[in-house]
């Protein structure tokens, strides 16, 4: 230095929740406490995939309606939206056991 990741050391972040304050009060933001967890839970969404959001279209099923219609699941297309605490990938970084 590279790889790697300890019942090591020093630290870091903070799911969710509680309290306070603010806002346009379904909800969101800030501060503080607790803490699920994380070796990158640091950064990148114009690196790839995925999830999610919303748009268009199709088929089938289910529910609802007197009916028109509506809702949910499912398939395809495409999007300048969101998610980095979904995965892969890229960049940077503390420590130094095996």
């Nucleotide at each position: 230095c590279c790889u790697c990741g300890a019942c090591a050391a020093a630290g870091g972040c903070a799911a969710c929740u509680c309290g306070g304050c603010c806002g346009g009060u379904u909800c969101g933001g800030c501060c503080g406490g607790g803490a699920c967890g994380c070796a990158a839970a640091g950064c990148c969404a114009c690196a790839g995939g995925g999830u999610c959001c919303g748009g268009c279209g199709g088929u089938g099923c289910u529910c609802u309606u007197c009916g028109c219609g509506g809702a949910g699941c499912u398939c395809g297309c495409g999007g300048g939206a969101a998610c980095a605490g979904c995965c892969u990938g890229g960049c940077u970084g503390c420590c130094g056991a095996a």

Model confidence (mean pLDDT): 79 of 100. A computed fold for a 98-nucleotide RNA from a Planctomycetota bacterium, annotated as c-di-GMP-I riboswitch aptamer. The sequence was found by an Rfam model in a public genome assembly. Lineage of the source: Bacteria > Pseudomonadati > Planctomycetota. The model forms 94% of the base pairs in the Rfam consensus.